The prediction has a mean pLDDT of 84. Predicted 3D model of a 477-nucleotide part of an RNA (small-subunit ribosomal RNA, 3' major domain) from an uncultured organism.

Context: one part of a larger RNA
RNA sequence: UGACGGGGACCCGCACAAGAGGUGGAACAUGUGGUUUAAUUCGAUGCAACGCGAAGAACCUCACCUAGGCUUGACAUGUGGAGAACUCCGCUGAAAGGCGGAGGUGCCCGCAAGGGAGCUCCAACACAGGUGCUGCAUGGUUGUCGUCAGCUCGUGUCGUGAGAUGUUGGGUUAAGUCCCGCAACGAGCGCAACCCCUGUCGUUAGUUGCCAUCAUUAAGUUGGGCACUCUAGCGAGACUGCCGGUGAUAAACCGAAGGAAGGUGGGGAUGACGUCAAAUCAGCAUGGCCCUUACGCCUAGGGCUACACACGUGUUACAAUGGUAGGGACAACGGGUUGCCGCAUGGCGACGUGUAGCUAAUCCUUUAAACCCUAUCCCAGUUCGAAUUGCAGUCUGCAACUCGACUGCAUGAAGUCGGAAUCUCUAGUAAUCGCGGAUCAGCACGCCGCGGUGAAUGCGUUCCCGGGUCUUGUACA
Numbered sequence: 001u002g003a004c005g006g007g008g009a010c011c012c013g014c015a016c017a018a019g020a021g022g023u024g025g026a027a028c029a030u031g032u033g034g035u036u037u038a039a040u041u042c043g044a045u046g047c048a049a050c051g052c053g054a055a056g057a058a059c060c061u062c063a064c065c066u067a068g069g070c071u072u073g074a075c076a077u078g079u080g081g082a083g084a085a086c087u088c089c090g091c092u093g094a095a096a097g098g099c100g101g102a103g104g105u106g107c108c109c110g111c112a113a114g115g116g117a118g119c120u121c122c123a124a125c126a127c128a129g130g131u132g133c134u135g136c137a138u139g140g141u142u143g144u145c146g147u148c149a150g151c152u153c154g155u156g157u158c159g160u161g162a163g164a165u166g167u168u169g170g171g172u173u174a175a176g177u178c179c180c181g182c183a184a185c186g187a188g189c190g191c192a193a194c195c196c197c198u199g200u201c202g203u204u205a206g207u208u209g210c211c212a213u214c215a216u217u218a219a220g221u222u223g224g225g226c227a228c229u230c231u232a233g234c235g236a237g238a239c240u241g242c243c244g245g246u247g248a249u250a251a252a253c254c255g256a257a258g259g260a261a262g263g264u265g266g267g268g269a270u271g272a273c274g275u276c277a278a279a280u281c282a283g284c285a286u287g288g289c290c291c292u293u294a295c296g297c298c299u300a301g302g303g304c305u306a307c308a309c310a311c312g313u314g315u316u317a318c319a320a321u322g323g324u325a326g327g328g329a330c331a332a333c334g335g336g337u338u339g340c341c342g343c344a345u346g347g348c349g350a351c352g353u354g355u356a357g358c359u360a361a362u363c364c365u366u367u368a369a370a371c372c373c374u375a376u377c378c379c380a381g382u383u384c385g386a387a388u389u390g391c392a393g394u395c396u397g398c399a400a401c402u403c404g405a406c407u408g409c410a411u412g413a414a415g416u417c418g419g420a421a422u423c424u425c426u427a428g429u430a431a432u433c434g435c436g437g438a439u440c441a442g443c444a445c446g447c448c449g450c451g452g453u454g455a456a457u458g459c460g461u462u463c464c465c466g467g468g469u470c471u472u473g474u475a476c477a
Base pairs, nucleotide, nucleotide: 001477002476003474004473005472007471008470009469010468011467012466013465015461016460019425020424021423022422023421026316027315028314029313030312031311032310033309034307035306042053043052064302065301066300067299068298069297070296073127077126078125079123080122081121082120083119086103087102088101089100090099091098092097107116108115109114129291130290132289133288134287138285139284140280141279142278143276145274150189151188152187153186154185155184156165157164158163169180170179171178195268196267197266198265200236201235202234203233204232205231206230209226210225211224214223215222239262243255244254245253246252318418322377323376324375325374326373327372328371334365335364336363339358340357342355343354344353345352346351384415389410390409391408392407393406394405395404431453432452433451434450435449436448437447
């Protein structure tokens, strides 16, 4: 100087407390461990691995296994030789591949002979290739403490020196934020602000958007209009600015006014010096090592989907604040030409057929659902719950057996609110309800977004956990 203490003081955080909803019990989905297997490819492992890499394993992906094949190779550059490239067909084979036949002669220079570019084949070698190893050789990127308020430097001063001071102290703040004091005076990286979205108003612009007034229609449908809504550019607005009180007359705090908004308005992006030899050689790059008729390459089939079991994360429930049937209402973000699909029609339905519109504020996706009204069920393993299984189908795709999603009929497990324990959340939040998108031929209970309905509680900091500052002890470094 640090680190540590079941030492002290002060402060903060959904850390506790006060509340709300869960997980842990059930079934299923998904990931992991384990076991099994020819293979169940590999990585991630306290917080900070486990719906994680994977924004989508039937083939492909694919790295794994079995079998069949190739050896200058699937891919790159260089040398020599031959042939245009290429197209079609037959046999064999699971395919890769192997064997054979037919057609075919282009472009540029040149009268021609020939040469060149491109592509294919053959030969020999330099080489290619490796998702093989090492993340404890590395770059780059990322997680984490933590959006915590810290981490440092120059000059000066003090100390023999390691170092100290500044950065400590008194207040204050979300903040090393600001003020005052002070052997310090300044500065840098962080904080804040500058950036984006959202909340109010003005202005510019009215089509594909809107409709108050005037006509018109089944319908903003049409004439008309650009007030309003909305869209998207530019501006205004919030600064403790004003008032009162407290305070060291300071910084600031408390309250009031005005205001759409008040003290960081709400949300996002933004992550200091460093820690964990943290993660990644399988995104990519890369040193070294290793393989080179194989640890490389091609193909078919299988596997990653196994299943006594254990754990994590979720979905659906156990019902009446509900289930079922009929009727009625209100969104936002997005996406669309190999696409979104209206309407008509067939089918109980998944869906099929025919035919419009839209490269989109125009057309489609698009009936949002919870909600409201009416009827029914009457507390039961039920008209709750939907797993499982049987049969019959639809769609995608070369192909749904291993191993897809969906539909109809039948079947109708467990489950009556969950032990010890444990998680998340402070407001348009939790909870609840549906909708969209990426990936994607097909496949979503996951992920990322969007809006609808919309709470309870917070006395407080004694305690648990994590963190910050000062101080103290130490046989630790």